The prediction has a mean pLDDT of 89.
This is a predicted structure of a 352-nucleotide part of an RNA (large-subunit ribosomal RNA, domain IV) from a metagenome.
Rfam family: Bacterial large subunit ribosomal RNA.
The full RNA is in RNAcentral, with records from SILVA.
[in-house]
Context: one part of a larger RNA
RNA sequence: CUCUGGUCAAGGAACUCUGCAUAUUGCCACCGUAACUUCGGGAUAAGGUGGGCCUGCUUUCGUGAAGCGUCUUGCACGUGGAGCGAAAACGGGUCGCAGCAAAGCGGGGGUAGCGACUGUUUACCAAAAACACAGGCUUCUGCUAAGUCGAAAGACGACGUAUAGGAGCUGACUCCUGCCCGGUGCCGGAAGGUUAAGGGGACUGCUCAGCGCAAGCGAAGGCAUGAACCGAAGCCCCGGUAAACGGCGGCCGUAACAAUAACGGUCCUAAGGUAGCGAAAUUCCUUGGCGGGUAAGUUCCGUCCUGCACGAAUGGAGUAACGACUUCCCCACUGUCUCGACCAGAGACUCA
Repeated sequence: CUCUGGUCAAGGAACUCUGCAUAUUGCCACCGUAACUUCGGGAUAAGGUGGGCCUGCUUUCGUGAAGCGUCUUGCACGUGGAGCGAAAACGGGUCGCAGCAAAGCGGGGGUAGCGACUGUUUACCAAAAACACAGGCUUCUGCUAAGUCGAAAGACGACGUAUAGGAGCUGACUCCUGCCCGGUGCCGGAAGGUUAAGGGGACUGCUCAGCGCAAGCGAAGGCAUGAACCGAAGCCCCGGUAAACGGCGGCCGUAACAAUAACGGUCCUAAGGUAGCGAAAUUCCUUGGCGGGUAAGUUCCGUCCUGCACGAAUGGAGUAACGACUUCCCCACUGUCUCGACCAGAGACUCA
């Protein structure tokens, strides 16, 4: 010096990313307990008092002897309460610094964020505000169900049957969940447009009877080519649908100081963000402004709204309870620190 234990003057978070770690608290009984609340809770809230041993007395409880009575004479029943035991209260006494004398055994309070909750998770750096969750909504599925696995047989779904099963989103509860269907998706529609295979066979070419003096023309057939026309779904088209994917404006002017703009104009859009919330786990400028807390506060709490770039089931805003979650403050407590010291043990180091 390192590690593991232990003690410490004065101070008491000045340490530090952070009170990390330590210390405090701790059990039982009694007293006493706030805001808030979903009336269950919050609560062991907080805060306080007592606790050993000896002895007396009282009460309660357990057990239940003798005695007495009855008859059906029994290991009977009834009555009876002694003795013994346990607990608690009260009184008296007594010892120590200290009586839950050791061990074991919550530190507490306030604020805000997130998630309702108990649960689950990165086996070996993350336990969380992530996942799940009851609850909400949408959608598919009529049973050989939909969906899933499998070339198939078959199986799961389910020996279930729409109060069932599958899929997706949201995530207790409370108050709510606005506008847009133009794009994309899905659902419905079938008049018209487009349209495959297929059907259809025109025109044309070659060939060949025949005709022609010849150039050439050229029936039927064969071969080749294949036009018009008829052809579903789909797409176009018409409508619906946002707790489907998603989206939810700009400029200019205006009120008797100024400022601001309830109001007006104009352009664009499918529609221009409603309620609520807001420098927020979201705010760049920013340590925003004001207020609170501190002697002093980029954090924190309240408020304002100029929302770079909140916003309503990719849910919005609240919320008691809960949390090895995150933030800030306070009390208690401490070697975290000022600032270090000492003790014990084990290493390191030296020698053998």